This is a predicted structure of a 495-nucleotide part of an RNA (small-subunit ribosomal RNA, 5' domain) from an uncultured bacterium.

[in-house]
Context: one part of a larger RNA
């Protein structure tokens, strides 16, 4: 010099676009953050009709009503998809964890593309009624019922085979219909996910040996799949100074700062990809998870309780309290984009998008413009003549960025319509009126800019060398100067 997620001092007008727990992966109060689908399917609510039957009697009316249609709707409940995406974090991890090529023994919901079927059946369980326990969470018994829930039978491509053979599917639903939306089976296909190999990846030898599923075979189990993953038997090997094996330290990359390169250092935002969700553990379900806002079991903490027992997990978005030098609003929409259910209206999205808050950083802009005296007062300096501030300033002509108050007012919404949170914001127009807009540091020397006054090795100053002991351009003020500007400057940390 340069650069920062910066902080602390003094200052502080505005806008854009951006950024903001770097430490306790320390604990949370409180709301929200993952639902959707009634065009799967029983039940339940309204509303209208229809109405077996009852009752009342005035015998053709009035009330009542089991049930059954039709319409709307519907918390819970059963199914279907989706809570494996998005969003946070950087604890672990030195690893095939990443990053770059490559490769064979795999699997894949939803979507794409083709081909084929979908016949006939059959039990149950929620919900509901009733019964019961329990302070609660939450059960337990009995009984009923529906499916696109579950389970046989056909059917057959496919799939195994030792070629005889064996084994293997489906589901409707809306619609007057015409279609439509689903389904099961198979081959390919786009995406996506697993797994394997080369090579690169910090620091220490004051870590020099490590190793028993260890390394290899051979079956055999297991997996979407290859493999010691697994296990029985065999064989005795396997890795190391080209640094095992322990220690420490760290998520890795695009990148990002610097630096003419080369290299150093970093790893904040944003994308990639890895891990983890209170600590350890485990599996279920499912195309995917070993699952942040699912289960199970333990183990600290919190919290309820009736003392039997139960409830919880912000490293999501606000936010709180702690720690810290330190880092925001318990905000507005779903109008864009984008996901998730749905035929679809639509519904759900602290993903977004936006607005608040912080000069945190960048980038513009502005606090006036021009004229104006051999030069006002007033400060400050003086050799007392004088000289500086300084056209500065007053005055006079302007000018209208910004600012205030009125009016008008978008684009984002592409395709016929409707639909905008920002936001009456940008932006434009008319009025006002220099009005409301500068500070901070440094002036010995490096290093650009000097006098006075006070002080007296005191009080003070410093990055280095030094300054300061009675005329200090080095201290503290004052005037004057110089840099740099909504900012200055000190500290840290990196080149």
């Nucleotide at each position: 010099g340069g650069a920062c997620g910066a902080a602390c001092g003094c200052u502080g007008g505005c806008g854009g676009c951006g950024u903001g727990c770097u430490u306790a992966a320390c604990a949370c109060a409180u709301g929200c953050a993952a639902g959707u689908c009634g065009a799967a399917c029983g039940g339940g609510g309204u509303a209208u009709g229809c109405g077996a039957g009852g009752a009342g009697c005035u015998u053709g009316c009035u009330u009542u009503g089991a049930g059954c249609a039709u319409a709307c709707u519907u918390a819970a409940g059963u199914g279907g998809c989706g809570g494996a995406c998005g969003g946070g974090u950087g604890a672990g991890u030195a690893a095939c964890g990443c990053g770059u090529g490559a490769g064979g023994a795999u699997c894949u919901g939803u979507c794409c593309u083709a081909u084929a079927c979908a016949g006939g059946g059959g039990g149950a369980c929620a919900a509901c009624a009733g019964a019961u326990g329990g302070a609660a969470a939450c059960g337990u018994c009995u009984g009923c019922u529906a499916a696109u829930a579950c389970c046989g039978c056909a059917u057959a491509a496919g799939c195994c085979u030792a070629a005889g053979g064996g084994u293997a599917a489906a589901a409707g639903g809306a619609g007057a219909g015409a279609u439509u939306c689903g389904g099961u089976a198979u081959a390919g296909g786009a995406g996506g996910a697993a797994c394997u190999c080369g090579c690169g990846u910090c620091c220490u030898a004051u870590c020099a040996g490590c190793u028993a599923g260890u390394a290899g075979g051979u079956g055999a189990g297991g997996u979407a799949a290859c493999g010691g993953c697994u296990c029985a038997c065999c064989u005795a090997g396997g890795c190391g100074a080209a640094g095992a094996c322990g220690g420490g330290u760290a998520g890795c990359c695009g990148g990002c700062c610097u630096g003419a390169g080369a290299g150093g250092g970093c790893g904040a935002a944003c994308g990639g990809c890895c891990a983890c969700a209170c600590u350890g553990g485990a599996a279920c379900u499912g195309a995917g998870a070993u699952a942040c806002g699912g289960u199970c079991c333990a183990g600290a903490c919190u919290c309820c309780u009736a003392c039997g027992g139960g409830a919880g997990g912000c490293a999501g978005c606000a936010g709180u309290g702690g720690g810290g030098a330190a880092u925001a609003u318990u905000g507005g929409g779903c109008a864009a984009u984008g996901g998730g259910g749905g035929a679809a209206a639509c519904c759900c999205u602290g993903a977004c998008c936006c607005a608040g808050c912080g000069a945190c950083g960048u980038c513009g802009c502005g606090u006036g413009a021009g004229u104006g005296a051999a030069g006002a007062a007033a400060u400050c300096c003086c050799u007392c003549g004088g000289g500086a501030u300084g056209u500065a300033a007053a005055g006079c002509u302007c000018u209208g960025u910004u600012g205030u108050a009125c009016g008008g007012g978008a684009a984002g919404a592409g395709a016929a319509g409707c639909a905008g949170a920002c936001g009456g914001u940008a932006c434009c127009g008319u009025a006002c009126g220099a009005g409301g807009a500068a500070g901070c540091c440094c002036c010995g020397g490096c290093a650009a800019a000097c006098u006075a006054c006070g002080u007296g090795c005191c009080a003070g100053c410093a990055g280095c060398c030094g300054c300061g002991g009675u005329a200090a351009u080095a201290c503290g003020u004052a005037g004057g100067g110089g840099g740099c500007a909504a900012g200055c400057g000190u500290u840290g940390u990196c080149c």
Annotation:
The full RNA is in RNAcentral, with records from SILVA.